[in-house]
RNA sequence: GGUCCUUUAGCUCAGUUGGUUAGAGCAUCCGGCUCAUAACCGGACGGUCCACAGUUCGAGUCUGUGAAGGACCACCA
Numbered sequence: 001g002g003u004c005c006u007u008u009a010g011c012u013c014a015g016u017u018g019g020u021u022a023g024a025g026c027a028u029c030c031g032g033c034u035c036a037u038a039a040c041c042g043g044a045c046g047g048u049c050c051a052c053a054g055u056u057c058g059a060g061u062c063u064g065u066g067a068a069g070g071a072c073c074a075c076c077a
Base pairs, nucleotide, nucleotide: 001073002072003071004070005069006068007067010026011025012024013023019057028044029043030042031041032040050066051065052064053063054062
C1' cells in the first nucleotide's frame, strides 16, 4: 500500500425483506425462598445502535467518507 471482517445496554451477543415499542443472557439493584449464604424464582434499572453526511414517507439495517480494532496479501530500495 491492497482486499475483507467487526463496531448495538457496564460485559458477551442477537436483530429476518428497510416498517407497529430496539431485544436476550450475564452483571447491578429490589423482592420471594432459606435459620443463613449460594443456587433457584419474580421484578426493576440500563441504548443518541462508532462519527458525519446521503437515499427514503420511514434507516440498527442501504450508499459514501472518516475513526477504532482485527485477518490475509504485497512491499521492504

A computed fold for a 77-nucleotide RNA from an Oscillospiraceae bacterium, annotated as transfer RNA. Model confidence (mean pLDDT): 81 of 100. The organism belongs to Oscillospiraceae, within Bacteria. Its Rfam family is "tRNA". It is annotated as a transfer RNA.